[in-house]
RNA sequence: AGAGUUUGAUCCUGGCUCAGGAUGAACGCUAGCUACAGGCUUAACACAUGCAAGUCGAGGGGCAGCAUGGUCGUUGCUUGCAAUGACCGAUGGCGACCGGCGCACGGGUGAGUAACGCGUAUCCAACCUUCCCCCUACCCGGGUAUAGCCCGCCGAAAGGCGGAUUAAUCCCCGAUACGUCCCCUGACGGCAUCAGACGGGGACGAAAGGUUUUCCGGUAAGGGAUGGGGAUGCGUCCGAUUAGCUAGUUGGUGAGGUAACGGCCCACCAAGGCGACGAUCGGUAGCCGGACUGAGAGGUUGAACGGCCACAUUGGGACUGAGACACGGCCCAGACUCCUACGGGAGGCAGCAGUGGGGAAUAUUGGGCAAUGGGCGAAAGCCUGACCCAGCAACGCCGCGUGAAGGAAGAAGGUCUUCGGAUUGUAAACUUCUUUUAUGAGGGACGAAGGACGUGACGGUACCUCAUGAAUAAGCCACGGCUAACUACGUGCCAGCAGCCGCGGUAAUACGUAGGUGGCAAGCGUUAUCCGGAUUUACUGGGUGUAAAGGGCGCGUAGGCGGGGAUGCAAGUCAGGUGUGAAAUCUAUGGGCUCAACUCAUAAACUGCACUUGAAACUGCAUCUCUUGAGUGCUGGAGAGGUAGAUGGAAUUCCUUGUGUAGCGGUGAAAUGCGUAGAUAUAAGGAAGAACACCAGUGGCGAAGGCGAUCUACUGGACAGUAACUGACGCUGAGGCGCGAAAGCGUGGGGAGCAAACAGGAUCAGAUACCCUGGUAGUCCACGCCGUAAACGAUGAGUACUAAGUGUUGGGGGUCAAACCUCAGUGCUGCAGUUAACGCAUUAAGUACUCCGCCUGAGUAGUACGUUCGCAAGAAUAAAACUCAAAGGAAUUGACGGGGGCCCGCACAAGCGGUGGAGCAUGUGGUUUAAUUCGAAGCAACGCGAAGAACCUUACCAGGUCUUGACAUUGAUCUAAAAGGGAUAGAGAUAUCCUCAUAGCUAUAGAGAAGACAGGUGGUGCAUGGUUGUCGUCAGCUCGUGUCGUGAGAUGUUGGGUUAAGUCCCGCAACGAGCGCAACCCCUAUUGUUAGUUGCCAUCAUUGAGUUGGGCACUCUAGCGAGACUGCCGGUAAUAAACCGGAGGAAGGUGGGGAUGACGUCAAAUCAUCAUGCCCCUUAUGACCUGGGCUACACACGUGCUACAAUGGUUGGUACAACGAGUCGCAAGUCGGUGACGGCAAGCAAAUCUCUUAAAGCCAAUCUCAGUUCGGAUUGUAGGCUGCAACUCGCCUACAUGAAGUCGGAAUCGCUAGUAAUCGCGGAUCAGCACGCCGCGGUGAAUACGUUCCCGGGCCUUGCACUCACCGCCCGUCA
Repeated sequence: AGAGUUUGAUCCUGGCUCAGGAUGAACGCUAGCUACAGGCUUAACACAUGCAAGUCGAGGGGCAGCAUGGUCGUUGCUUGCAAUGACCGAUGGCGACCGGCGCACGGGUGAGUAACGCGUAUCCAACCUUCCCCCUACCCGGGUAUAGCCCGCCGAAAGGCGGAUUAAUCCCCGAUACGUCCCCUGACGGCAUCAGACGGGGACGAAAGGUUUUCCGGUAAGGGAUGGGGAUGCGUCCGAUUAGCUAGUUGGUGAGGUAACGGCCCACCAAGGCGACGAUCGGUAGCCGGACUGAGAGGUUGAACGGCCACAUUGGGACUGAGACACGGCCCAGACUCCUACGGGAGGCAGCAGUGGGGAAUAUUGGGCAAUGGGCGAAAGCCUGACCCAGCAACGCCGCGUGAAGGAAGAAGGUCUUCGGAUUGUAAACUUCUUUUAUGAGGGACGAAGGACGUGACGGUACCUCAUGAAUAAGCCACGGCUAACUACGUGCCAGCAGCCGCGGUAAUACGUAGGUGGCAAGCGUUAUCCGGAUUUACUGGGUGUAAAGGGCGCGUAGGCGGGGAUGCAAGUCAGGUGUGAAAUCUAUGGGCUCAACUCAUAAACUGCACUUGAAACUGCAUCUCUUGAGUGCUGGAGAGGUAGAUGGAAUUCCUUGUGUAGCGGUGAAAUGCGUAGAUAUAAGGAAGAACACCAGUGGCGAAGGCGAUCUACUGGACAGUAACUGACGCUGAGGCGCGAAAGCGUGGGGAGCAAACAGGAUCAGAUACCCUGGUAGUCCACGCCGUAAACGAUGAGUACUAAGUGUUGGGGGUCAAACCUCAGUGCUGCAGUUAACGCAUUAAGUACUCCGCCUGAGUAGUACGUUCGCAAGAAUAAAACUCAAAGGAAUUGACGGGGGCCCGCACAAGCGGUGGAGCAUGUGGUUUAAUUCGAAGCAACGCGAAGAACCUUACCAGGUCUUGACAUUGAUCUAAAAGGGAUAGAGAUAUCCUCAUAGCUAUAGAGAAGACAGGUGGUGCAUGGUUGUCGUCAGCUCGUGUCGUGAGAUGUUGGGUUAAGUCCCGCAACGAGCGCAACCCCUAUUGUUAGUUGCCAUCAUUGAGUUGGGCACUCUAGCGAGACUGCCGGUAAUAAACCGGAGGAAGGUGGGGAUGACGUCAAAUCAUCAUGCCCCUUAUGACCUGGGCUACACACGUGCUACAAUGGUUGGUACAACGAGUCGCAAGUCGGUGACGGCAAGCAAAUCUCUUAAAGCCAAUCUCAGUUCGGAUUGUAGGCUGCAACUCGCCUACAUGAAGUCGGAAUCGCUAGUAAUCGCGGAUCAGCACGCCGCGGUGAAUACGUUCCCGGGCCUUGCACUCACCGCCCGUCA
C1' cells in the first nucleotide's frame, strides 16, 4: 500500500466482499510448564447457610457466666492436700444495660438520570466542617431523672406494660467569659451588591471528668488543614412524521426557611420567561481520566485500575448526627418470601463465598490478619470476605520445552507414476552428546519494620546442589482466484462446499478421503462486535448537463458574504509569560524480577481552559471621506410584454329561398351515416361562435408559465446616449408571500368547429385500439379553486478574468455611400482549458470568489403511516421490514431491425420442363417382430454410409458349441507333421478313423500346462486426432511499423469512380505485407511443327474388303510450340482505372468447363473406415456354426422410373457417335432355340480382336381419339442364367392376363446455350442382381422489360435495454 465482483471487451459512477488490528468473549478440535493480569456483558431475577462493624471497664451502675482469692460446708482420705457445693464484686476481667466514638468510611452495582449529572475553567464579600495541627482563655457552684437490677402483669412468639429504687464524661439550672447579634460611627479596601479596623450602648450564650503521678480528656474564641455545600461560562446522543412550551410559570417587594444564596416556600404586585443558534415532547444512555482503531483528522467504546455521580426489594418520609434523608438504622405504604396458637410477627447478598433461575457464557460455601490500610482504645489489644494469599478454567499477554550433532543402502512402509522412477527424506533406524522441563533426594530465603525481643497465611514456595534417563510433552487450519500451499481415488447439480466471485450434471487442484505441501503453534480455526481499508457523509477530503443529485419562476425576511482612501479600538487573529490540565495510562531514558510480559523511578507529553503583557497586516467595530458597484434624472428609438374596450375580413356550420337530380360522403378496400320528405353541388340573403392565413425569420418581448388580426386607453420592464444628482444604498436568500401550461373542480353564461367518455361501421384469432360515421363533458367568457409537467438548456443566482472567426436583432459613433469601431441581446464554428466519455468552450460544463437548493447502491417507493393544504381529484413532507450483487452512465466490436443508401446471385420477374394425383422401384418415419443390427435429422438426413443383404457380408435374433481363445507376443515340456483326398455320426461347428506319406529341416511347423494377455461394430463425436458437410468460389479475413484514443479499439480496409473480385485507379496519417481473388495446372475450341503403328488413303497399282504394295498430303493419335494482351481504332469518363462500339481473328474482353474452398461459424457429421484417452465386459458385451432377420405392412413423407398418347404407338427398311471395358475375361463366326440362351469355336492382355446392330432421326405402311394397336402393374403357365443353394429373397425370356392412369389441389423444384428438354451408349461394384450412381456422345430450344417485391449474400451508415447475439431480451396474468 491494496485486491475481487456489473461488460463480449472498455472507461467511469457505485454498492457488496476480502486481506489488518482489537475483545471481560463464546463454540469446535487439541493440550506439557512458569510468571503476570483479568473472570455474570444475560434476570437492578429470587435467595437456604456461614461470615462481611464494631470497640472502649482509663465514663458509669453493676456481677449473668469464667478464672483467682477468701469464708462456710460436704466427700475422699495419705490430716493438709484434692474434688465439689453455697456465699463474698475482693482481684483479673466481663454477657446484657446507661454513656462516648465509629456505624455517612471501606465493599457492591449501573436501575434511574440528557441533568450544573459529568468534564473543564472561574466565583462564594452567600456557606458548614467530628476527628487532626497551631494559638488564647477557662473547667466554679447546684439539681432530679432514667436504663440496668428487683417485683407484678400481658403475649404462641416477636416483644410490651405498670410499680419501686440507682449512677455517670446522661440531662437541667445558676455564675463568669474573650465572643455572637442589633444600633451609632465608619479609616483602609472591593468591578459591584458591599465589606470593615478602633470606639460606645443593648440583648444572648460554656464546661466533665477519668487514670494515676503523668497523661488522656472537657468548654469558648481565632487561625490552618481536610472533607463537603452552592453559583456561573463553555462542552456533552438521536428524532421536526415532536413547533410551540410555561401559572410558582418570569420578575419585584415583604415575611418565612436553610450552614448558606435562591420561588426554596408563602402573601401581594407586574406580565413576563423559554424557543428554528431547536424550546417542549419522544427514544436511548451513568459521565470522565482513559481503551481499541486510524498516517492524521476522526470513528467506536467506558470491563478491569483511578476520579465524580446515582442506587441499595419498589415508592414515600423524616429522626439522630459534624456529616445521612443512611446497603448489613427507623417509620409508613406496595409486591414477594417465611413463622404462627390466626390474635399477630419476621425479612431484604447490586458485601465475600454459595444456591436456584436466565443464558452461548463467567470460578472456592478456601487460608490469614504476617504485610498495607481502616474503626475503637491511654495502651495491650479486639474487629476487618477491605486487603494479602491460595484453589478452578489456555480467558488473555509474555517466556520455556517437546531434544542437539552426525547419519544414503537415499532402508522398509505409504502415495503418485510415462513403470524408467519420483516423493515422504537426514526424516527414521543407527552412533555420539545434553538434561531446560517433568521425577526423586538434600539445602533453603527476601518479604519483618523505629533501639531491642517477638510475629509468615503464602510455604518447605521461589531459588541452589545432586541423581536417573531422550527419557514425561503437538496439534489445528488451509491448499480454484483474492491468498502462501497439488496430486490420486470416491461421488456424479447427488452428497455437499461457500467470506465475495462461484464449485458439483462421469476425467472436480473448489464436495469426501488419502498422500504431499503451506501457515500458525500449546494452541489453531469458527462465530459475534468495533475501527481500518471506505476520499462510501468528503473539516483535512466528494459531488449535482447525460451516472443519485439545480428548487417551475420571481419578490423578499432572518442569516451568510461584500468596492476605494484615512484615523482610532483591540472582539476574532498572532506572539511572550503565569495558573491549571489529579494519579495511573501513552512516549523516552534508566532500574528490579535469570529474559520478557509485569513493575519502579525520572523526564517529556497531556494538542485544553483561564488570566496577563504586547503587535495591528487581515476580518470586525466606530468616525470621516471617494465614485468605479448600485440607483435617480434628462434625451431617444425597438418590441406577439400585460389589462380593458371597440372594430374587421376570410373560412366552417346552421337557417331561408332559387337552380338542379341521384347520388353524396368516406377508405388501403369498404361499411355505418346523409339523400327522391330533393341531399351533395351551385347562387343569394341571414344567424352564431371560435380562431386570426400571407407578413413569419435558430426574428422580437417576458422572471418563468407564456405572448401573434386592426385600433384606442391605461400600464410594467429592458436597451442606447448623456454624466446633472445620491454616495456602497450591494449579492444571495432558510422560512414567508406571490405568479405558475394543460387537464380537472365550483357558480353563472356561451357553444360554430374540434372532441375524452359513449354508440355504430370496419380491421383482427380477438380489438374494450390504430381507420371511418356520429357524438357529450370539455375547449370559449366572468369570478373562485387546484399548484402539478420531459415546468428542459434535463445546466440555480451574482461578480470578475480567459484566442479567434462568422450570421442576425436593437441602439450609438463614423461616412456621400461603404468599410470600420462600440454597447446590449440572439445563433453557429472553434483554440487553450476541462470532462468517464459524449461534449462544453466570453450565453462555459474553463479559472476563481459569495450565497442558496439537492445527492449518497438497486428494488420496495415518491409508496405506507402520521401531519399540513384542497370541495374533490389529489398535492406537499416522507420511511421501514424484506429481497438482490448488482442497478447505472458514456463509448467500443459485432449481431439484429416489418431503418436508410449502393450492389450481386435462376433470388424474383420472363420462359421451358418437372414434382405434388396413378402404378412400380428405392430410402425414411411409424407400426410390427425373437430380430426386423447401427448411424444420418431443416436448408446441409431420407436412390445417404451401401461402387450392389439368397449363404458369406452381418454388426441383429433363436438354438448348438469353445474358454489363453478365431487373431498377436512370450512359453517349461512333447511330437513329426500340416495341408489335400475319403469314410462314419451330426443341422453344422465339431468328433473319430482311413489314405497320401517322397524329399528336406528342427532355425520351421504342430500339440500344449500355468500365467502374463488377446478380443469387443460395447459407451462417450459434449474427452479427441484425422476426414467431411455448410455459409460459399461469397470477397472477404488479418498482421508489422506508424498515428489517434485514458481504454476497449480506430486508422490502414473508409471516401470518389470501376470490376466477376479488398479487381484496378485517384484521393487520404498512413506506409507496407500475409491468407484469400486473379494467374500459374488439366480438359476443350484454332493452328504450326515433330512422329506415322495397330491409325489414315489424295495420287499409283491391287482386293470381296486400306485387303496388300506404296505414301504420311488429309483425318486421327500425342509430345513440343503459336495464339487473346483491352494489343489496335473511335467515343465516354477526369488526361486515370475502366466502360461502350468497331476492325482483324478459329476464339474478345475471365472464350467454355474442371481442379483449387481464406480467417472463421454450426460443442454440425463420423468412436461402425482408421487411430485414440477414459469407463465397461472377460466360461462373455469375446469366438465358431446352422437357421432366421436386415426384404415385415393399416399408414405418412422424400427421391426416381414408366405413363396417361397422334410432335404418338406398332411393323418393315435405312443412316450417323463418343467415353470406356476385357484372360477366373471380352467373345467374332457358325449351329440349335420364337426367345432368354445353349453347343462348337477364330481373334484379342488390345488405336490391331471383341463388347459394338447406337437410339432418337429419315423413308414407307398401319392405327384415328377409344381406357384404345395408349399404358403396362398384377397374376398364371412354361423356360433360361448365375450360384453348395434362388421357399422366405435374384435377374432374364416366351405365351397368356391387361390394374390404376385421360396431364394432376394447396404448394413446390431445376435450368440462361451446345444449356434446358429429349435419345441412346459405356463403366465401377459384381458369381448373379440397377429405374440408382459416375461418365459419354446424338438431336437441340424458349426467355431475361427490369430490381418494386420473396430468399440468400457483400459494403457503408443509423438505432439498440441484444452479445448464448431477434429462434435475443423482456412485461403482465394464471398454475
A computed fold for a 1375-nucleotide RNA from an uncultured bacterium, annotated as small-subunit ribosomal RNA.
The coordinates come from a structure-prediction model, not an experiment, and the mean pLDDT is 84.
Rfam family: Bacterial small subunit ribosomal RNA.